The RNA shown here (Bacterial small signal recognition particle RNA) has 99 nucleotides and comes from Nitrospinae bacterium CG11_big_fil_rev_8_21_14_0_20_45_15. Its Rfam family is "Bacterial small signal recognition particle RNA". On this family, see Righetti et al., Proc Natl Acad Sci U S A 2016: "Temperature-responsive in vitro RNA structurome of Yersinia pseudotuberculosis". Rfam classes the family as a non-coding RNA gene. The coordinates come from a structure-prediction model, not an experiment, and the mean pLDDT is 77. The model forms 93% of the base pairs in the Rfam consensus.
[in-house]
RNA sequence: UGUUGGGCCUUGCGCGACAUGGCUUUGUGAACCCCGUCAGAUCCGGAAGGAAGCAGCGGUAGCAAAUUACCGUGUGCGCUGCGAGAUCACCCAGCAAUU
Numbered sequence: 001u002g003u004u005g006g007g008c009c010u011u012g013c014g015c016g017a018c019a020u021g022g023c024u025u026u027g028u029g030a031a032c033c034c035c036g037u038c039a040g041a042u043c044c045g046g047a048a049g050g051a052a053g054c055a056g057c058g059g060u061a062g063c064a065a066a067u068u069a070c071c072g073u074g075u076g077c078g079c080u081g082c083g084a085g086a087u088c089a090c091c092c093a094g095c096a097a098u099u
Stems, first nucleotide, its partner, number of pairs: 001096007009085005014079003017075006024066005034059004042051003
C1' cells in the first nucleotide's frame, strides 16, 4: 500500500428484564333507581288461584388486595443469540507485496 474478516453505524427477528392490562384467587360489594329466589305481611278473587314485592339468602357490576404461571401491549433497557443493510472515516486481526 492492497486485500479479507470483524468492530464501529442503521435495522429485522428471537430470548430476557422492566412497566402495564387481561385471566385467576381472596375480601368487600349497589338501603331503593342490578338479577334470581322471595319468609312475614299486602292486594285481587265467592273459591280455585293469581299479582306486586320489603327483609333475608345466592349471585352480578364495581372497589381493594394478592400472585407463581398463562395471554396481550410497550421500550433511548439487556444478550459471546440469529440475520439483513450501509460504510472504506476510524479501530483490531490475518494474508500478500513493496520500502